Background
Large-subunit ribosomal RNA, domain IV from Methylopila sp. M107, 328 nucleotides, folded computationally. The source organism's lineage runs through Bacteria, Alphaproteobacteria, Hyphomicrobiales, Methylopilaceae and Methylopila. It matches the Rfam family "Bacterial large subunit ribosomal RNA". Gene Ontology terms of the family: ribosome and structural constituent of ribosome. Its mean pLDDT, the model's own confidence on a scale to 100, is 89. The RNAcentral record of the full RNA draws on SILVA.

Context: one part of a larger RNA
RNA sequence: CUAUGCUGAAGGAACUCGGCAAAUUGCCUCCGUAACUUCGGGAUAAGGAGGCCUCGUAUGUGGGCAACCGCAUGCGAGGGGCACAGACCAGGGGGUGGCAACUGUUUAGCAAAAACACAGGGCUCUGCGAAGUCGCAAGACGACGUAUAGGGUCUGACGCCUGCCCGGUGCUGGAAGGUUAAGAGGAGAGGUGCAAGCUUUGAAUCGAAGCCCCAGUAAACGGCGGCCGUAACUAUAACGGUCCUAAGGUAGCGAAAUUCCUUGUCGGGUAAGUUCCGACCUGCACGAAUGGCGUAAUGACUUCCCCGCUGUCUCCAGCAUAGACUCA
Numbered sequence: 001c002u003a004u005g006c007u008g009a010a011g012g013a014a015c016u017c018g019g020c021a022a023a024u025u026g027c028c029u030c031c032g033u034a035a036c037u038u039c040g041g042g043a044u045a046a047g048g049a050g051g052c053c054u055c056g057u058a059u060g061u062g063g064g065c066a067a068c069c070g071c072a073u074g075c076g077a078g079g080g081g082c083a084c085a086g087a088c089c090a091g092g093g094g095g096u097g098g099c100a101a102c103u104g105u106u107u108a109g110c111a112a113a114a115a116c117a118c119a120g121g122g123c124u125c126u127g128c129g130a131a132g133u134c135g136c137a138a139g140a141c142g143a144c145g146u147a148u149a150g151g152g153u154c155u156g157a158c159g160c161c162u163g164c165c166c167g168g169u170g171c172u173g174g175a176a177g178g179u180u181a182a183g184a185g186g187a188g189a190g191g192u193g194c195a196a197g198c199u200u201u202g203a204a205u206c207g208a209a210g211c212c213c214c215a216g217u218a219a220a221c222g223g224c225g226g227c228c229g230u231a232a233c234u235a236u237a238a239c240g241g242u243c244c245u246a247a248g249g250u251a252g253c254g255a256a257a258u259u260c261c262u263u264g265u266c267g268g269g270u271a272a273g274u275u276c277c278g279a280c281c282u283g284c285a286c287g288a289a290u291g292g293c294g295u296a297a298u299g300a301c302u303u304c305c306c307c308g309c310u311g312u313c314u315c316c317a318g319c320a321u322a323g324a325c326u327c328a
Base pairs, nucleotide, nucleotide: 001323002322003321004320005319006318007317008316010314011313014312019309027051028050029049030048031047036041038157052079053078054077055076056075057074058073059072060071061070062069063068080084092307093306094305095304097302098301099299100298104116105115120155121154122153123152124151125150126149132141133140134139158294159293160292161291163224164223165222168221169220170217171216172215173214174213177212178211179210183206184205188201189200190199191198192197225243226242227241228240229239252286253283264280265279266278267277268276
């Protein structure tokens, strides 16, 4: 010096990206326990007291003929130790946001999460030799199932909800019409021949799906404006004008896991706060199942604060063990 342990005056997070690591707590009995809540929880919430030994006594119970002894529980009196759950084992706690409902699952070997899954919800396909999938096929799965079933896809408990747009793309429907392949058709034309004929070419007309066309459909893919003026202080604009669009973003939320300017502004917390919490709304560039907003419980998730606790630190020191190193 390295690794692993143990101890430490005073202070107690001043350390640090961050209390990382360590320390605290830890068991049983009794008392006591808040907001919130889906009334189940939250909860071992938090917080507090006791726990060893001896004797007496009460109750219950077992053994014994009895004296008495054992066990369990309660009450009383006393005793000793630095220490009585005496070693080991053995939750630190509280408050506030974000995200995800939850228990689960995952990158075997740098990521365990807010990612995946999930119960629940929706749309859509499928009438059974089902749709779908595998296979050239036979055949198989689906399923020894039958629409309360099976496949695909999106969302993701629960509560309140889920607005407008079908112009584009997709899908579904549409006995008309347009376009249109092979094929049918054969007016005509060419070559050749004396001719019959042979042969080449070929216009109308008829001819499917598809596309065009007409509708429907957004919990299908997706989309959801600009400029100008206006109120008797100012400011702002309920109001008006105009252009464009398929329609111009509704409810709710909002400097947010989304806010560039930005450490926005105000309030709270600190002596001091680019983080945090509560508001405001000027949303660069939230927004409703690519779900919106809430939400008890849950989380080796994540942000901030507080109590306790400590060698994380002020500021390091000593000890133990194993190495390294020196000598033998």